[in-house]
Molecule: Bacterial RNase P class A
Organism: Candidatus Zixiibacteriota bacterium
RNA sequence: AUAGCAGGCCGGGCGGCCGCCCCUUUUCAGGGGAGGAAAGUCCGAGCUUUCAAGGGCGAGGAUGCCUCGUAACACGAGGGGGUCCCGACCUAAAGGUCGGGAUCACGGAAAGCGCCGCAGAAAAUACACCGCCCCCGAUUCUUAUCGGGGGUAAGGGUGAAAAGGUGGUGUAAGAGACCACCGGGUUCGCCGCAAGGCGGAUCGCAAGGCAAGCCCCAUCCGAAAGAAAGGCCAAAUAGGGGGAAAGAGGUGGCCCGCCUCGUUGGAUCCCCGGGUAGGCCGCAUGAUCCCGGUGGCAACAUCGGGACCAGAUAGAUGGCCGCCGUCCCGACGUUUCCUUCCGGAAUACGUCGGGAUACAGAACUCGGCUUACAGGCCUGCUUUAUUU
Numbered sequence: 001a002u003a004g005c006a007g008g009c010c011g012g013g014c015g016g017c018c019g020c021c022c023c024u025u026u027u028c029a030g031g032g033g034a035g036g037a038a039a040g041u042c043c044g045a046g047c048u049u050u051c052a053a054g055g056g057c058g059a060g061g062a063u064g065c066c067u068c069g070u071a072a073c074a075c076g077a078g079g080g081g082g083u084c085c086c087g088a089c090c091u092a093a094a095g096g097u098c099g100g101g102a103u104c105a106c107g108g109a110a111a112g113c114g115c116c117g118c119a120g121a122a123a124a125u126a127c128a129c130c131g132c133c134c135c136c137g138a139u140u141c142u143u144a145u146c147g148g149g150g151g152u153a154a155g156g157g158u159g160a161a162a163a164g165g166u167g168g169u170g171u172a173a174g175a176g177a178c179c180a181c182c183g184g185g186u187u188c189g190c191c192g193c194a195a196g197g198c199g200g201a202u203c204g205c206a207a208g209g210c211a212a213g214c215c216c217c218a219u220c221c222g223a224a225a226g227a228a229a230g231g232c233c234a235a236a237u238a239g240g241g242g243g244a245a246a247g248a249g250g251u252g253g254c255c256c257g258c259c260u261c262g263u264u265g266g267a268u269c270c271c272c273g274g275g276u277a278g279g280c281c282g283c284a285u286g287a288u289c290c291c292g293g294u295g296g297c298a299a300c301a302u303c304g305g306g307a308c309c310a311g312a313u314a315g316a317u318g319g320c321c322g323c324c325g326u327c328c329c330g331a332c333g334u335u336u337c338c339u340u341c342c343g344g345a346a347u348a349c350g351u352c353g354g355g356a357u358a359c360a361g362a363a364c365u366c367g368g369c370u371u372a373c374a375g376g377c378c379u380g381c382u383u384u385a386u387u388u
Base pairs, nucleotide, nucleotide: 001384003382004381005380006379007378008377009376010375012324013323014322015321016320017319018318020033021032022031023030024029035359039370040369042368043367044366045365046364047226048225049224050223054260055259056258057257058256060221061220062219063218064217065079066078067077068076069075080106081104082103083102084101085100086099087098088097089096090095107216108215112214113213114210115209116208129156130155131152132151133150134149135148136147137146138145139144164182165181166180167179168178169177183205184203185202186201187200188199189198190197191196230281231280232279233278240272241271242270243269244268252264253263254262288307289306290305291304292303293302294301295300325357326356327355328354329353330352331351332350333349334348335346336345337344338343
């Protein structure tokens, strides 16, 4: 310097003229005015209402490696483990160690039930298609072929997956049948807050995958709705009409059901009908932002100082002009390289001309996740080339 991967930041600026909204002000005048996603409405909360709530059980639901952070979270930080890729090393091999990267919906498959198409002999207490070995018989000059009986699961085949792997001993042929190593189970010790890690002993150790199938375990929830929440003022109508059940110390109502406790005391349930289209609040001082100190690997916490940065309501933040920035195309010039010449190529710089400038608009607020995005910049890792 090129290419790729991962992560992060910016994503237009300045000036003039006219216009819009909010705040302060007697007036003049002054100050401010869309985002990193404002999108999706997926997760978590703040706030508001249901008179105010407690305890127990259940339906139902959520989460799922450990620790920490946070108002909380399916978020963030740090760590552990699995799988895969690249490089180096050890080994006869299986396998293992170290470094870098990617990824994980990461509790349990020996509590039970269920599923695994096609292929294949067979898909989970599964059992022989091709084979291998032994015995008997027949044919055959021999080689060899066929039939029957028994043994076998090491070799081949099918498949995503076929009763742990490598190497050996052994056998008629094989097989954890046995041995060494790896893997696995059980147990003990040490280290770590923990997930886990290391080591010793012991056991031949059949029992696949799926729980994003039901299920089991642990923890938690077990009200719901939503700013069109919800309040205040003004105004208007019809302080409307009909029906039903149960109860006197308790009927009915009180957020999915039941029990208890508490509360209300004509409050309850069903049907018919009428009025309210106005104004104000909620409405932005926030789990806010910036700088610095301390603690912490970090996320973050804490202390000190400073700042006020939209509030519309059919819905403001805009239109025009000029200059600049960035990118693309073309022309010319300088520089470097190649070439017989004509000329060609490359990057850098400069000038001129033309074109483009992404995704996209707050509507109660905040912390996240997901999705969209022309172009520019920064950091880390890997590859290739060149130079020292």